[in-house]
Context: one part of a larger RNA
RNA sequence: CUGGGUGUAAAGGGAGCGCAGGCGGGAUAGCAAGUCAGCUGUGAAAACUAUGGGCUCAACCCAUAAACUGCAGUUGAAACUGUUAUUCUUGAGUGGAGUAGAGGCAAGCGGAAUUCCGAGUGUAGCGGUGAAAUGCGUAGAUAUUCGGAGGAACACCAGUGGCGAAGGCGGCUUGCUGGGCUCUAACUGACGCUGAGGCUCGAAAGUGUGGGGAGCAAACAGGAUUAGAUACCCUGGUAGUCCACACUGUAAACGAUGAUUGCUAGGUGUGGGGGGUCUGACCCCCUCCGUGCCGGAGUUAACGCAAUAAGCAAUCCGCCUGGGGAGUACGGCCGCAAGGUUGAAACUC
Numbered sequence: 001c002u003g004g005g006u007g008u009a010a011a012g013g014g015a016g017c018g019c020a021g022g023c024g025g026g027a028u029a030g031c032a033a034g035u036c037a038g039c040u041g042u043g044a045a046a047a048c049u050a051u052g053g054g055c056u057c058a059a060c061c062c063a064u065a066a067a068c069u070g071c072a073g074u075u076g077a078a079a080c081u082g083u084u085a086u087u088c089u090u091g092a093g094u095g096g097a098g099u100a101g102a103g104g105c106a107a108g109c110g111g112a113a114u115u116c117c118g119a120g121u122g123u124a125g126c127g128g129u130g131a132a133a134u135g136c137g138u139a140g141a142u143a144u145u146c147g148g149a150g151g152a153a154c155a156c157c158a159g160u161g162g163c164g165a166a167g168g169c170g171g172c173u174u175g176c177u178g179g180g181c182u183c184u185a186a187c188u189g190a191c192g193c194u195g196a197g198g199c200u201c202g203a204a205a206g207u208g209u210g211g212g213g214a215g216c217a218a219a220c221a222g223g224a225u226u227a228g229a230u231a232c233c234c235u236g237g238u239a240g241u242c243c244a245c246a247c248u249g250u251a252a253a254c255g256a257u258g259a260u261u262g263c264u265a266g267g268u269g270u271g272g273g274g275g276g277u278c279u280g281a282c283c284c285c286c287u288c289c290g291u292g293c294c295g296g297a298g299u300u301a302a303c304g305c306a307a308u309a310a311g312c313a314a315u316c317c318g319c320c321u322g323g324g325g326a327g328u329a330c331g332g333c334c335g336c337a338a339g340g341u342u343g344a345a346a347c348u349c
Stems, first nucleotide, its partner, number of pairs: 004320003007303002012317001014201004021194003025088007033081002035077008049065006091191001092188003095184005103177007110154001115149007125136002162169002206247006215241002220236004258316006266294011298305002322349003331342004
C1' cells in the first nucleotide's frame, strides 16, 4: 500500500465552526477534458509465450508468429462524470404565525441551615466511638430564647422530565442574548454534506495577581486501632473550594458507539407542538420533533443492538495492525510552572 476493522477483543478525535480538498438533487440544450470505438504512427534487439527447425537428446541455438496490455496523432459517439447556458423545487435557507425550556451573560432580592459575636435563662457536663481518648467546659460550655455579622449552597417542586455542540446548566425577579420545535408555503433556487491543517469552546484539580473565607477539607498535628499503621475511625486544621481577570487544555471528556442522508414489522410510557372527531379544557384517532422501555426481521464471537441500529446502503473525516518496554526516551511545538502534545528503538515474551 492492498485488504480487514474500530459498543465490550487494538482502534471514534472531548466538542463545535470552518479555508483547502473529497463527495453532491430534478429537467433541457451545447462542448468533448475524463470515458468508449475505429484508423495511423510508434512501442529497438534480446528475453518470455506458441509453432516449426538445427546440434544423436537436453541445456543451447535458429526462424516465424503472437505479444509488448503503453504513448502520440486523427476521425467519430454523447449514456455517465466534468463543464457552459437556461430552468425546476423536493435538499438547504429566508419570511410570516405560534410555542416549550436548570441554554448563556449581567444586576438585584429571598428564606432555611451551619459557624462566629453580644445579651438572657440555666448547671455540670458536652462531644465523639465498635469501645475510647485527644478536644471543649465552673474564666459558665452543651441545651434554649432574642439580636447581630459573614460566606457558601439553593430542601420540597424533581420526573430513565427539560435545555445545550460538548464540557455542562436547578431559589426568585429584571435586563440583554443564542439555539430548537410546530404550522404556513409568500420568497431565494442546490446556496448542500464532510472537513487534513487552522480557529474557538472545554469538568475537576492545578498556576499567577488581587479580593474573600461560613461550612467542608489534601498537607500537617494530636488521639485511637495495630506486630507496625507514614492508613481506614476520632478531635483539630492550612492550601483549596467562592469572586474578578489571566493561564492550563486534560478526564471512565462514556452511549467506552464520529458527522450527514435515505430505507427497513410492531407494542408501550413520557416531554413539546399541529390537525381531526366533538358542545367540550377531556376521551379517542392522525401527524411532526425529542426522550425511555420491550421486541420481529436482520446483525453479532457472544453479550447484545434492533427506526435514538451495533440492520441495509452512500459520502467525508479520525483511528487500529501481538503483549511488555511506553504514552516512556530523544527532538520539535505549547506552558510561569506543574505538565501537555507529537511520539520511537534496543531488548524481551

Overview:
A computed fold for a 349-nucleotide part of an RNA from an uncultured bacterium, annotated as small-subunit ribosomal RNA, central domain.